The prediction has a mean pLDDT of 79. SAM riboswitch aptamer (S box leader) from a soil metagenome, 105 nucleotides, folded computationally. Rfam family: SAM riboswitch aptamer (S box leader). Rfam describes the family as follows. The SAM riboswitch is found upstream of a number of genes which code for proteins involved in methionine or cysteine biosynthesis in Gram-positive bacteria. Rfam links the family to the GO term regulation of gene expression. The sequence is in RNAcentral, with records from MGnify.
RNA sequence: CUUAUCAAGAGUGGCUGAGGGAACAGGCCCGACGACGCCACGGCAACCGGCUCCGCAACGGCGGAGCGACUAGGUGCCAAUUCCUGCCCGCAAGGGAAAGAUGAG
Repeated sequence: CUUAUCAAGAGUGGCUGAGGGAACAGGCCCGACGACGCCACGGCAACCGGCUCCGCAACGGCGGAGCGACUAGGUGCCAAUUCCUGCCCGCAAGGGAAAGAUGAG
């Protein structure tokens, strides 16, 4: 940079000690009954991997559909919709965008 997804799901213990929820603003919330973070273990999920089938291709593979949690594996995730709003459309509900996160390339 491209592309897919982002309304579901999943916590205990130890360490630490004051802020934290990406950034700015406004809100709302979490937090000394210890948040955030780190570590261990546990779990969730199913992007990649795996398995089955089909097509193409032609033996290197490519594409599509499905399964399911897989001895195990690569990541990710485990308060609140990505906590909400901010820009555009809309009376509103809502939709879209932007930004961000994660995967694959």